[in-house]
Context: one part of a larger RNA
RNA sequence: CCACAUUUAAGGAACUCGGCAAAAUACCUCCGUAAGUUCGCGAGAAGGAGGCCCCGUUGGCAGGCAACUGUCGGCGGGGGGCACAAACCAGGGGGUGGCGACUGUUUACUAAAAACACAGGGCUCUGCGAAGCCGUAAGGCGACGUAUAGGGUCUGACGCCUGCCCGGUGCCGGAAGGUUAAAAGGAGAGGUGCAAGCCUUGAAUUGAAGCCCCGGUAAACGGCGGCCGUAACAAUAACGGUCCUAAGGUAGCGAAAUUCCUUGUCGGGUAGUUCCGACCUGCACGAAUGGCGUAACGACUUCCCCGCUGUCUCAAAUGUGGACUCA
Numbered sequence: 001c002c003a004c005a006u007u008u009a010a011g012g013a014a015c016u017c018g019g020c021a022a023a024a025u026a027c028c029u030c031c032g033u034a035a036g037u038u039c040g041c042g043a044g045a046a047g048g049a050g051g052c053c054c055c056g057u058u059g060g061c062a063g064g065c066a067a068c069u070g071u072c073g074g075c076g077g078g079g080g081g082c083a084c085a086a087a088c089c090a091g092g093g094g095g096u097g098g099c100g101a102c103u104g105u106u107u108a109c110u111a112a113a114a115a116c117a118c119a120g121g122g123c124u125c126u127g128c129g130a131a132g133c134c135g136u137a138a139g140g141c142g143a144c145g146u147a148u149a150g151g152g153u154c155u156g157a158c159g160c161c162u163g164c165c166c167g168g169u170g171c172c173g174g175a176a177g178g179u180u181a182a183a184a185g186g187a188g189a190g191g192u193g194c195a196a197g198c199c200u201u202g203a204a205u206u207g208a209a210g211c212c213c214c215g216g217u218a219a220a221c222g223g224c225g226g227c228c229g230u231a232a233c234a235a236u237a238a239c240g241g242u243c244c245u246a247a248g249g250u251a252g253c254g255a256a257a258u259u260c261c262u263u264g265u266c267g268g269g270u271a272g273u274u275c276c277g278a279c280c281u282g283c284a285c286g287a288a289u290g291g292c293g294u295a296a297c298g299a300c301u302u303c304c305c306c307g308c309u310g311u312c313u314c315a316a317a318u319g320u321g322g323a324c325u326c327a
Stems, first nucleotide, its partner, number of pairs: 001322008010313002014311001019308001027051005036041001038157001052079012080084001092306004097301002099298002104116002120155007132141003158293004163224003168221002170217005177212003183206002188201005225243005252285001253282001264279005
């Protein structure tokens, strides 16, 4: 000097990205327990008291004829110790916001999460030799199932809801019309031959799906404007005009896990920032690529408080094992 332990005056997070690590709490009985809530919970909430040994007294229960034995209590008095859940073992707690409903699952060996899954919801395909999938096929899974079933896809408990756009792309439907392949067709044309013929080429016309076309469909892929003016202070614009669009973002939320400007502005908390509540000027939220809430839950995450401490002010000592020096 290093590792692992133990202890530490006064202070008690001043440390640090961050209380990381450590300390503290811890058991049983009794008392007591808030907001919120899906009435189950929250809850071991929080916060307190007692616990060892001896003596006396009193009540119950079981067994016994009884003496008594076992067990569960109540009350009173006393004893010792630094310490009585005497060692080991053995919850720190509270408040607030975000995200995800929850229990689960995951990157075997740097990520456990807000990611995946989930019950629930929707759309869509499938009538059974089902659709879908594997296989060249036979065959198999689906399923010894049959639409309350099976496949695909999106969303993700629950509550309140889920607006407008079908122009583009996709899907579905459509006895007309246009275009269109092989094929059919054969007017004609050419080569050759004396000729019959043989060979080559070939217009019109007929010809499917598809595409064009006509409709539907957004819990299909997706999309959801600009400029100018206007109210008797000023400001603002319910209102008006105009251009464009398939339609111009509804409810709800909003400096947000989304806000660049930005340390926005105001309020609360603080010495101050992060944090929380509002405002709306949303660079660039927004409704199953779901919107907004939400009790319970979380080795998730933000901020605050109490307790606690060598994290720190600021370091010290001890023990064990190394390193080191010498032999």
Molecule: large-subunit ribosomal RNA, domain IV
Organism: metagenome